[in-house]
RNA sequence: GGGCGAAUAGCUCAGUUGGAAGAGCGUUCGGGUCACAUCCGAAAGGUCGCAGGUUCGAGCCCUGCUUCGCCCA
Numbered sequence: 001g002g003g004c005g006a007a008u009a010g011c012u013c014a015g016u017u018g019g020a021a022g023a024g025c026g027u028u029c030g031g032g033u034c035a036c037a038u039c040c041g042a043a044a045g046g047u048c049g050c051a052g053g054u055u056c057g058a059g060c061c062c063u064g065c066u067u068c069g070c071c072c073a
Stems, first nucleotide, its partner, number of pairs: 001072007010025004019056001027043005049065005
């Protein structure tokens, strides 16, 4: 230098054919317990890596860039 893949909640990851974002764990509160743990209920937490474009509408499509991984030279 070239090719491929990944980037979504604090962490690990889903997200179908473009209709507007979820799970598990964790955190907080409540229940529960003599008190913890397990268990049950609820809540908070997201500029979906960045910037543009297409579209009535983008996590999803297109372009560029950044970071990480693998391969080729």